Transfer RNA from Actinomadura adrarensis, 71 nucleotides, folded computationally. Its mean pLDDT, the model's own confidence on a scale to 100, is 82. The organism belongs to Actinomadura, within Bacteria. It matches the Rfam family "tRNA". Rfam classes the family as a transfer RNA. Rfam describes the family as follows. Transfer RNA (tRNA) molecules are approximately 80 nucleotides in length.

């Protein structure tokens, strides 16, 4: 230089073009003499920058960042 894959919540990781979610974590409550477990409720997120599309996390193009590979 070229080729492959990755990028989503505070970490780890789903999500067939139509509800954005799980686990652990954080904050509020309920139990409790306390705490710890345990129950319920909440908060937080699609790297960017066009394009297709009635709708994009999800297709297609740049880009940025990262991992391998290759010479």
């Nucleotide at each position: 230089g070229c080729c492959c894959g990755g990028u989503u919540a505070g970490c780890u990781c789903a999500a067939u073009g139509g509800g954005a979610g799980a686990g652990c974590g954080g904050c509020g409550u309920c139990u409790u003499c306390a705490c710890a477990c345990g129950g319920c409720g909440u908060a937080g997120g699609c790297g960017a920058a066009g394009g297709u599309u009635c709708g994009a996390u999800u297709c297609c193009u740049u880009c940025a960042c990262u991992g391998g590979g290759u010479a």